[in-house]
Predicted 3D model of a 77-nucleotide RNA (transfer RNA) from Nitrosopumilus sp. Rfam family: tRNA. Rfam links the family to the GO term triplet codon-amino acid adaptor activity.
RNA sequence: GCUUCGGUAGCUCAGUCUGGUAGAGCGUUACAUUGGUAAUGUAAAGGUCACGGGUUCAGAUCCCGUUCGAAGCUCCA
Numbered sequence: 001g002c003u004u005c006g007g008u009a010g011c012u013c014a015g016u017c018u019g020g021u022a023g024a025g026c027g028u029u030a031c032a033u034u035g036g037u038a039a040u041g042u043a044a045a046g047g048u049c050a051c052g053g054g055u056u057c058a059g060a061u062c063c064c065g066u067u068c069g070a071a072g073c074u075c076c077a
Stems, first nucleotide, its partner, number of pairs: 001073007010026004020057001028044005050066005
């Protein structure tokens, strides 16, 4: 340099193909339960869907560019 894959909640990741209310587990907080803790149950909080632009009635999702990470290939020395 080229190719492919990936960036979505604090963490680990679905969802993208086939556009239509943003999700799960863990964690956090509150309450219930307990002599107390843990465990368990219920509820809540938590989001610039990496960034910018385009298409569209409507974009996390499609298209273009940028950026960061991973893997593979290649060139020079």